[in-house]
RNA sequence: GCAUGUGUAGUGUAACGGUAACACGAUGGUCUCCAAAACCAUUAGUAAAGGUUCGAGUCCUUUCACUUGCG
Numbered sequence: 001g002c003a004u005g006u007g008u009a010g011u012g013u014a015a016c017g018g019u020a021a022c023a024c025g026a027u028g029g030u031c032u033c034c035a036a037a038a039c040c041a042u043u044a045g046u047a048a049a050g051g052u053u054c055g056a057g058u059c060c061u062u063u064c065a066c067u068u069g070c071g
């Protein structure tokens, strides 16, 4: 330099173009003599900019970061 793939919450993963989900975590509470465990509640997210669409995490374009392959 060329090609392929990936980018979603603090972390790991989901999501047929139609309310972004689950687990772990964090915070608060219940329980307990105290703690752990358990239970309840809260918390927090689509890499960036455009385009298509009534509607985009998803489709298209460009850019950025990373992975893999080729040179």
Stems, first nucleotide, its partner, number of pairs: 001070003005066003010024004018054001025043006047063005